[in-house]
Molecule: transfer RNA
Organism: Planctomycetota bacterium
This record gives sequence, C1' cells and structure tokens, in this order.
RNA sequence: ACGGCAGUAGCUCAAUUGGUAGAGCAGCUGAUUCCAAAUCAGCAGGUUCGGGGUUCAAGUCCUCGCUGCCGUG
Repeated sequence: ACGGCAGUAGCUCAAUUGGUAGAGCAGCUGAUUCCAAAUCAGCAGGUUCGGGGUUCAAGUCCUCGCUGCCGUG
C1' cells in the first nucleotide's frame, strides 16, 4: 500500500426481510440466613465508534473517516 473481518450496557455477545435496542455475567434493593455465600424476586444501566446520505422509519442499506485483529506483497 491492497484485501477481509470486527466496533452495540462495566465485561462477553444477540438483535431474523430495515419496523419498540435485548440476554448472560457484574452492580444495586429486597426475601432467605445468627452473619455471609449460594438461591429466589425485583431494579437500574445505551450518543449502537464518528460525520454525511437514502428511507415514513437505520444497530441493519450506501458513502467518507477512526480504532483493533487477520491476510497478501
């Protein structure tokens, strides 16, 4: 330099054909317990990497960048 993949909650990852952004773990509160752990119930947590475009509607499609990983030379 060129090609490919990825970027979504604190972490690991989902999200079907473009149609309400979710799960597990972690966190907080409560129940249980002599106290904890474990278990159970509930709660909270998001500028979906950034700019622009298409669309009634974009995490998803197009485009230009940024970052990381892999490959080719």